[in-house]
Context: one part of a larger RNA
RNA sequence: CUGGGCGUAAAGCGUGUGUAGGCGGUUCGUUAAGUCGGAUGUGAAAGCCCUGGGCUCAACCUAGGAAUUGCAUUCGAUACUGGCGAGCUAGAGUACGGUAGAGGGCGGCGGAAUUCCGGGUGUAGCGGUGAAAUGCGUAGAUAUCCGGAAGAACACCGAUGGCGAAGGCAACCGCCUGGGGCUGUACUGACGCUGAGACACGAAAGCGUGGGGAGCAAACAGGAUUAAAUACCCUGGGUAGUCCACGCCGUAAACGAUGAGAACUUGACGUCGGUUUGCUCUGCGAAUCGGUGUCGUAGCUAACGCGCUAAGUUCUCCGCCUGGGGAGUACGGCCGCAAGGUUGAAACUC
Numbered sequence: 001c002u003g004g005g006c007g008u009a010a011a012g013c014g015u016g017u018g019u020a021g022g023c024g025g026u027u028c029g030u031u032a033a034g035u036c037g038g039a040u041g042u043g044a045a046a047g048c049c050c051u052g053g054g055c056u057c058a059a060c061c062u063a064g065g066a067a068u069u070g071c072a073u074u075c076g077a078u079a080c081u082g083g084c085g086a087g088c089u090a091g092a093g094u095a096c097g098g099u100a101g102a103g104g105g106c107g108g109c110g111g112a113a114u115u116c117c118g119g120g121u122g123u124a125g126c127g128g129u130g131a132a133a134u135g136c137g138u139a140g141a142u143a144u145c146c147g148g149a150a151g152a153a154c155a156c157c158g159a160u161g162g163c164g165a166a167g168g169c170a171a172c173c174g175c176c177u178g179g180g181g182c183u184g185u186a187c188u189g190a191c192g193c194u195g196a197g198a199c200a201c202g203a204a205a206g207c208g209u210g211g212g213g214a215g216c217a218a219a220c221a222g223g224a225u226u227a228a229a230u231a232c233c234c235u236g237g238g239u240a241g242u243c244c245a246c247g248c249c250g251u252a253a254a255c256g257a258u259g260a261g262a263a264c265u266u267g268a269c270g271u272c273g274g275u276u277u278g279c280u281c282u283g284c285g286a287a288u289c290g291g292u293g294u295c296g297u298a299g300c301u302a303a304c305g306c307g308c309u310a311a312g313u314u315c316u317c318c319g320c321c322u323g324g325g326g327a328g329u330a331c332g333g334c335c336g337c338a339a340g341g342u343u344g345a346a347a348c349u350c
Base pairs, nucleotide, nucleotide: 004321005320006319007304008303012318014201015200016199017198021194022193023192025088026087027086028085029084030083031082033081034080035077036076037075038074039073040072041071042070049065050064051063052062053061054060091191092188093187094186095185096184097182099180103177104176105175106174107173108172110154114150115149116148117147118146119145120144121143125136126135162169163168206248207247208246209245210244211243215242216241220237221235222234223233259317260316261315262314263313264312267295268294269293270292271291272290273289274288275287276286277285278284279283299306300305323350324349325348332343333342334341335340
C1' cells in the first nucleotide's frame, strides 16, 4: 500500500460558514471523452509456457508456436458515466399566513438575601467544631427594629421542559436582531450533499489597559489535628481572581467519549411545538408533521448495550487509527505580550 477499523479496546477535528475537489434527482435529443467490440501496426532478441529436434538421458543446445494482459491508428456499438442542448418537479430554495422559545446584542428597572454605615431596644456572651482554639464582644457584640450605601446573583415558576451549530443561554420591561417548526397555495427549476486549505465562533482559567469590588476565595496569615501536616477542619482573616468595557489566549472528560447528508426497516408508553379532525366541547380523545425521552421487534455487538434520535440495512463526502513506554516530549516551522498553543519525530527499551 491493500485490507480492517473509529460509543467503552488505538481512532470523529470543540463547532460552524464555505473555496478547490469528490459525489449528485427526473425526461428527451445530441456527442462519443470514459466504457465495450472488430481490424491493422507495433509490443527486439534471449528467458518463461507448449510442440518437435540434437548431445546414449538430463542439465544444456536448437526450430516453430503461444504469450507479451500494453500502446497507437482506424471502423463500429450507445445501456451506463461524462460533455452539450431543451424540458420536468418528488430534492433544495423564495413569497404569503399564523406560531413556540433562558437564541443573540444594547438600554432600563424590581424584590429577597449578604456585607458595611447611622440610629433605637437590650445584656453577656457570640461564633465555630468530632472536641476545641484562633476570632468578635462591657469602647456594648450576637439577637431584634428602623433608615441608608454597595456589588453580585436571580428563590418559587422549573420539568424526565424550551432555545442555540457548538461553547452555552434563566427576575422583569423596552428596542434592535439570527435561526427553527407547521399549514395551504403560488413561484424558481437541481440552484443540491460533503468539504483538503481558508475564515468565523469557541466554557473555565490565564494575559494587557482602564474601571469596579458586597459575597466567595487560589496565594498568604493565624488556630487546630498529627510523629510530621507546606493538607483535609476552623477564623466577622485575606490578595489576585470572580463583575464591567475593549483587546488577546484558543484549550477541556469542548462527552451522546457516537462527523455531516440521504434512503429504507415491527411496535408500546410519556412529553414539547404546530396542523387537521371527533365527542357528552372549562375539557377529553384520534390522525399527522417536527422536536425531546423511556422500554423494546428484527438486526447488530467481544460483551455492555444500540435499536426510525441506530451502534440495523445501504450510498456520498470529510476527519482520524495501526503494540506499550520514550511523548503529545525534542528539534524545526507557524501563532501568542506571556503563559503557552498547533504541527510533531527518533535513539533506546519491553